[in-house]
A computed fold for a 108-nucleotide RNA from a Chlorobiaceae bacterium, annotated as SAM riboswitch aptamer (S box leader). Its Rfam family is "SAM riboswitch aptamer (S box leader)". Its family is annotated with regulation of gene expression in the Gene Ontology. Of the family's consensus pairs, 94% are formed in the model. The sequence was found by an Rfam model in a public genome assembly.
RNA sequence: CUAUCAUCCAGAAAGGCGGAGGGACUGGCCCUGCGAAGCCUUGGCAACCUUCAUUGAAAAAUGAGCGGUGCCAAAUCCAUCCCGGAGGGAAUUCGGGAAAGAUGAUGU
Numbered sequence: 001c002u003a004u005c006a007u008c009c010a011g012a013a014a015g016g017c018g019g020a021g022g023g024a025c026u027g028g029c030c031c032u033g034c035g036a037a038g039c040c041u042u043g044g045c046a047a048c049c050u051u052c053a054u055u056g057a058a059a060a061a062u063g064a065g066c067g068g069u070g071c072c073a074a075a076u077c078c079a080u081c082c083c084g085g086a087g088g089g090a091a092u093u094c095g096g097g098a099a100a101g102a103u104g105a106u107g108u
Stems, first nucleotide, its partner, number of pairs: 002107007013042005021031003026079003043072003047069003050065006076100001081097006
């Protein structure tokens, strides 16, 4: 980089440097000088991988732990495309799916 699969309404921030942006893109809506991005330190969470214990015929469930990756505003912040429901209709709203994205595991 690309492919496949799984997950995405749970959870978890302080300090230092820095000094205006950030939330992927577009629109919306938000966050931000009561300090954005980025970098560093410390801490935390527990999604995936991993080890162990218990239960179980098995599948699996629950709990605990080192490490790797990841993450620590808002559901992936919400929406766009398709299908269906509510609404006389419009506005609006609800459910499902797709697309896009993120993360992990596996493979090249």